[in-house]
Context: one part of a larger RNA
RNA sequence: AUCUUUUUAAGGAACUCGGCAAAUUAGCCUUGUAACUUCGGGAGAAAAGGUGCCUUAUGAGAAUAAGGUUGCAGUGAAUAGUUCCAGGCGACUGCUUACCAAAAGCACAGGUCUCCGCUAAGUUGUAAAACGAUGUAUGGGGGCUGAUGCCUGCCCAGUGCUGGAAGGUAAAAGAAACUUGUUAGUGUUUACACAAAGCUAGUGACUGAAGCCCCAGUAAACGGCGGUGAUAACUAUAAUCAUUUUAAAGUAGCGAAAUUCCUUGUCGGGUAAGUUCCGACCUGCACGAAAGGCAUAACGAUCUGGAAACUGUCUCAAAAAGAUUCUCG
Numbered sequence: 001a002u003c004u005u006u007u008u009a010a011g012g013a014a015c016u017c018g019g020c021a022a023a024u025u026a027g028c029c030u031u032g033u034a035a036c037u038u039c040g041g042g043a044g045a046a047a048a049g050g051u052g053c054c055u056u057a058u059g060a061g062a063a064u065a066a067g068g069u070u071g072c073a074g075u076g077a078a079u080a081g082u083u084c085c086a087g088g089c090g091a092c093u094g095c096u097u098a099c100c101a102a103a104a105g106c107a108c109a110g111g112u113c114u115c116c117g118c119u120a121a122g123u124u125g126u127a128a129a130a131c132g133a134u135g136u137a138u139g140g141g142g143g144c145u146g147a148u149g150c151c152u153g154c155c156c157a158g159u160g161c162u163g164g165a166a167g168g169u170a171a172a173a174g175a176a177a178c179u180u181g182u183u184a185g186u187g188u189u190u191a192c193a194c195a196a197a198g199c200u201a202g203u204g205a206c207u208g209a210a211g212c213c214c215c216a217g218u219a220a221a222c223g224g225c226g227g228u229g230a231u232a233a234c235u236a237u238a239a240u241c242a243u244u245u246u247a248a249a250g251u252a253g254c255g256a257a258a259u260u261c262c263u264u265g266u267c268g269g270g271u272a273a274g275u276u277c278c279g280a281c282c283u284g285c286a287c288g289a290a291a292g293g294c295a296u297a298a299c300g301a302u303c304u305g306g307a308a309a310c311u312g313u314c315u316c317a318a319a320a321a322g323a324u325u326c327u328c329g
Base pairs, nucleotide, nucleotide: 001324002323003322004321005320006319007318008317010315011314014313019310027051028050029049030048031047036041038147052069053068054067055066056065057064058063070074082308083307084306085305086304087303088302089300090299094106095105110145111144112143113142114141115140116139122131123130124129148295149294150293151292153225154224155223158222159221160218161217162216163215164214167213168212169211173207174206177203178202179201181199182198185194186193187192226244227243228242229241230240253287254284265281266280267279268278269277
């Protein structure tokens, strides 16, 4: 000097991003226990008192009652909850980045949509085959949401899916008809011209499925859910009116929010003083209803703000024990 541990006057979070770390609390018995609540909880809530030893009485004992006695201190050491208030998120127990993240992420019970009638759908495999399942729609696969409570608005124009079949379009294939080349033959005969059948090459009316176009349905399918101008007897505002666009013009609820740029918005609360926090307002840059909306008791090594107690976190440092290192001897 560093590390581990112990103690500390007065103050008591002034430290710090933040009470990080440390301290406080602690066992058992008795009393007592709020809001809220899904009536189970919350709850060991909080808060308060007791605790050794001896004698006597009661008792099977545990123990209880009365009296006495001692120390600074009686769960005499050790083991051994800090508590409360408010809010965000997620209902909960659970799971996760083996070795920087444990969470608000994943899962979950519950909800809903969709596919599948059994040689099921779906999955693996080239196949055989296997799983699904020695199951059978109260079953199995997939998607989304995520306890519970109150709810879940409008839009099917686009994309997707499902259904439909009149018309249009449309492949392979077939194919009437026409055409190219070749030549037995005929005519003329040097050349050449015409040319059946067959073969060959091409054009091709017409026939021709699903699909697409088309017609409907469907949003807990992918998704979407306007603008402008004017108007009330102070002003301001606009219940109201007009106009324009759209498939429809954001409903309930919530809202400076894990979402608010401007922004430390404005008002109120808490503080002597509060960019955080809580309650409101609504001007929502850019919330919004199962990529769910809003509430919510309980729960959380969660995140945020506050309070009590407590303390070397600090004002401000000091001392001690042990370990290690270094210097000198």
Molecule: large-subunit ribosomal RNA, domain IV
Organism: Phacus orbicularis